This is a predicted structure of an 84-nucleotide RNA (transfer RNA) from a bacterium.

């Protein structure tokens, strides 16, 4: 240099025919249980603002297409593999 695969909450990892982003697990918070802890069970848990109601933002970065984009297109950054 060329080709292919990938980048999603604190972590792993789903969502592929474009239609509520974040299922599920781990972790974390609260509670139950316990003398206490562990284990187990229940509920909650993306970020920001707010007393709340609610509003805004968010799929590596920046653009584009579309009524609508994690998903399609373009450029760039980073990681993995192959070829030279």
């Nucleotide at each position: 240099g060329c080709c292919g695969g990938g980048g999603u909450g604190g972590c792993g990892g789903a969502a592929u025919u474009g239609g509520u982003a974040g299922a599920c697990g781990c972790g974390c918070g609260a509670g139950a249980c316990u003398u206490a802890g562990g284990a187990u069970c229940u509920c909650g848990u993306g970020c920001c603002a707010g007393a709340a109601a609610u509003g805004g933002c968010u799929u590596g970065u920046g653009g584009g297409u579309u009524c609508g984009a994690a998903u399609c297109c373009c450029a760039c950054c980073c990681c993995c593999g192959g070829c030279a």
The prediction has a mean pLDDT of 80.